Guanidine-I riboswitch aptamer from a Frankiales bacterium, 110 nucleotides, folded computationally.

[in-house]
RNA sequence: GUGGGGCGUACCUAGGGUUCCGCCCCCGGUCGACAGACCGGGGGGCUGGUCCGAGAGGUGCAGGCGGAGCUCCACGCUCCGCUCCACGGCGGGACAAAAGCCCGGGAGAG
Numbered sequence: 001g002u003g004g005g006g007c008g009u010a011c012c013u014a015g016g017g018u019u020c021c022g023c024c025c026c027c028g029g030u031c032g033a034c035a036g037a038c039c040g041g042g043g044g045g046c047u048g049g050u051c052c053g054a055g056a057g058g059u060g061c062a063g064g065c066g067g068a069g070c071u072c073c074a075c076g077c078u079c080c081g082c083u084c085c086a087c088g089g090c091g092g093g094a095c096a097a098a099a100g101c102c103c104g105g106g107a108g109a110g
Base pairs, nucleotide, nucleotide: 008061009060010059011058012057015052016051020049021048022046023044024043025042026041027040028039029038030037031036063083064082065081066080067079068078069077070076085105087108091103092102093101
């Protein structure tokens, strides 16, 4: 310098919108003296529940590497350790929609 392979997953959080639930507003109908209740329709992301959710956030498991011990000597079992670093658009994409999701450890920067 070139080529190939691997860099996992679960739960959670930052964050996200609006499928469904809830909440609020409006309209119509029924009941009601009223407050309001029920049914139907329209609208609003509105703290939330369901939902989506991090390469550069957390935790665990798995995997990899190193070491030690046990042993029926099969390389099987157990234990310990390590598993680093990481500034990052615009734009596009999916799901109901959006996003720190995916494009992407990309483009670019130093």